Context: one part of a larger RNA
Molecule: small-subunit ribosomal RNA, 5' domain
Organism: marine sediment metagenome
RNA sequence: GAACGAACGCUGGCGGCGUGCCUAACACAUGCAAGUCGUACGAGAAAGCUCCCUUCGGGGAGUGAGUAGAGUGGCGCACGGGUGAGUAACGCGUGGGCAAUCUGCCCCCGAGCUCGGAAUAACCCCUCGAAAGGGGGGCUAAUACCGGAUAACAAUUCAAUCUCCCUGGCGAUUGAAUUCAAAGGUGGCCUCUGAUUUAAGCUACCACUUGGGGAGGAGCCCGCGUCCCAUUAGCUUGUUGGUGGGGUAAUGGCCUACCAAGGCUUCGAUGGGUAGCCGGCCUGAGAGGGUGACCGGCCACACUGGAACUGAGACACGGUCCAGACUCCUACGGGAGGCAGCAGUGGGGAAUUUUGCGCAAUGGGCGAAAGCCUGACGCAGUGACGCCGCGUGGACGAUGAAGGUCUUCGGGUCGUAAAGUCCUGUCAAGUGGGAAGAAGUAUGUGGUAGUUAAUACCUGCCAUGUUUGACGGUACCACUAGAGGAAGCCCCGGCCAACUCCGUGCCAGCAGCCGCGGUAAUACGGGGGGGGCAAGCGUUGUUC
Numbered sequence: 001g002a003a004c005g006a007a008c009g010c011u012g013g014c015g016g017c018g019u020g021c022c023u024a025a026c027a028c029a030u031g032c033a034a035g036u037c038g039u040a041c042g043a044g045a046a047a048g049c050u051c052c053c054u055u056c057g058g059g060g061a062g063u064g065a066g067u068a069g070a071g072u073g074g075c076g077c078a079c080g081g082g083u084g085a086g087u088a089a090c091g092c093g094u095g096g097g098c099a100a101u102c103u104g105c106c107c108c109c110g111a112g113c114u115c116g117g118a119a120u121a122a123c124c125c126c127u128c129g130a131a132a133g134g135g136g137g138g139c140u141a142a143u144a145c146c147g148g149a150u151a152a153c154a155a156u157u158c159a160a161u162c163u164c165c166c167u168g169g170c171g172a173u174u175g176a177a178u179u180c181a182a183a184g185g186u187g188g189c190c191u192c193u194g195a196u197u198u199a200a201g202c203u204a205c206c207a208c209u210u211g212g213g214g215a216g217g218a219g220c221c222c223g224c225g226u227c228c229c230a231u232u233a234g235c236u237u238g239u240u241g242g243u244g245g246g247g248u249a250a251u252g253g254c255c256u257a258c259c260a261a262g263g264c265u266u267c268g269a270u271g272g273g274u275a276g277c278c279g280g281c282c283u284g285a286g287a288g289g290g291u292g293a294c295c296g297g298c299c300a301c302a303c304u305g306g307a308a309c310u311g312a313g314a315c316a317c318g319g320u321c322c323a324g325a326c327u328c329c330u331a332c333g334g335g336a337g338g339c340a341g342c343a344g345u346g347g348g349g350a351a352u353u354u355u356g357c358g359c360a361a362u363g364g365g366c367g368a369a370a371g372c373c374u375g376a377c378g379c380a381g382u383g384a385c386g387c388c389g390c391g392u393g394g395a396c397g398a399u400g401a402a403g404g405u406c407u408u409c410g411g412g413u414c415g416u417a418a419a420g421u422c423c424u425g426u427c428a429a430g431u432g433g434g435a436a437g438a439a440g441u442a443u444g445u446g447g448u449a450g451u452u453a454a455u456a457c458c459u460g461c462c463a464u465g466u467u468u469g470a471c472g473g474u475a476c477c478a479c480u481a482g483a484g485g486a487a488g489c490c491c492c493g494g495c496c497a498a499c500u501c502c503g504u505g506c507c508a509g510c511a512g513c514c515g516c517g518g519u520a521a522u523a524c525g526g527g528g529g530g531g532g533c534a535a536g537c538g539u540u541g542u543u544c
Base pairs, nucleotide, nucleotide: 001544002543003542004541006540007539008538009537010536013390014389015388016387017386018385019383020382021348026346027345028344030343031342032341035075036074037073040072041071048063049062050061051060052059053058082301083300084299091226092225093224094223095222096221097220098219101218102217103216106214107213108212109211110210111209112208114148115147116146117145123138124137125136126135127134128133154179155178156177157176158175159174160173161172162171184206185205186204187203188202189201193199227273228272229271234264235263236262239261240260241259242258243257244256245255246254276298277297278296279295280291281290282289283288303324304323305322306321307320326337327336328335329334354380356379357378358377362376363374364373365372366371393423394422395421396420403414404413405412406411427485429480430479431478432477433476437471442466443465444464445463446462447461448460449459450458488533489532490531491530492529493514494513495512499528500527501526502525503524509516510515
């Protein structure tokens, strides 16, 4: 000199864009943060309103409404969001490999979508419990579950041939044997079948099953790189390798039985300390050094420790089970909970924000869609925490006023500074107007293409009308009034830019270093004056 997620002191007008628990991965009140689908399925209220009956207590019907709430089932909950505890490791970075692998939803291509069955929740009845929550009996549906059929260029095994970058067997061809599937829903129509028909028929869309390929994603392996301590020198028995077996989507001591005795290490093993890694960021002419906040990629974690289940995917933040600590409820038998999601509270600390608005946009989940959900996100609020911009007025104005201060008492200086005169109108204030961000979706009308027997339905596209804004009556624009509301902080001995007076008297004090102060202190304190920066200025801390 530059920089900062900063803090502290004094001061503080406005706006834009960023950014804000670095400490206790300490404990958490409260609300919200993951649901959705009735075009998978069975069932299905109440209040209110209207009418009727009434012994005036009430009862019934309709509507509310096939609505609410719940249940079975599907998909999602493995994403998105948080944190940095652990980890010195194939964790990360970079470059490769898988002939050792998996992949829901999405896209392309092929084939199929048939016949049956038995249950179970919801519901009803009984019952246990303070509660949380159960137990027994009975009824019922499905795209839930089960059995049969069909089936391959699919899987497994065997045999043969070919090709090839080859750990040996990917891939291709042929033959044989074995094995495995499904589910319907909505709309439309009468061409085929049934034909009287609202269809068991056909068809469109969505879904389903089975293959092949793709895209994106994931898993595993390897080369190289990745902090300090040798005042850590030896470490290792599933250890190192082999064979058989198990396990996994898959290789492998990953696990197991047996066999062998290996494996690593001064090119630093082992141990200890510290630490998430990177793109980047800061500094620097560079080389390098430091760092890893925000944003992006990867990893790890979710009260602490352990475990598996479901699933395409988890060993799963707002799932389950076990153990532990803590908090809460209890009828003392037993139960409930997990903010390192967004706000917020206590605590710790030098120190870090609102228990806000909205799904209008972008993105995500579900759904055919309308739509619902979304503390992701978009916005607003708060803090000079940072960067940037603007303002606090401009011009003229000398008897150089008054006053302060210094003085050699002549005067100098503050100083065109003020007053005064003439202007301007940024920001703030008030009044009026007032956006872009919105494209879609849905629906109406018209047209067109595909499908089909079809001018039907459906789907796609085009044109046109209507409908969607949290921010926000915000940005922005115009007008009104009027210099009116808006300057401080540090320094002045040298380094280092800026000097005098008074007070003090090695005292009080200053200080980054050198050093000042003991009676004329440009170094302490105050005044005047000056220098620097400016809505900031200094100090402290840290890095280069």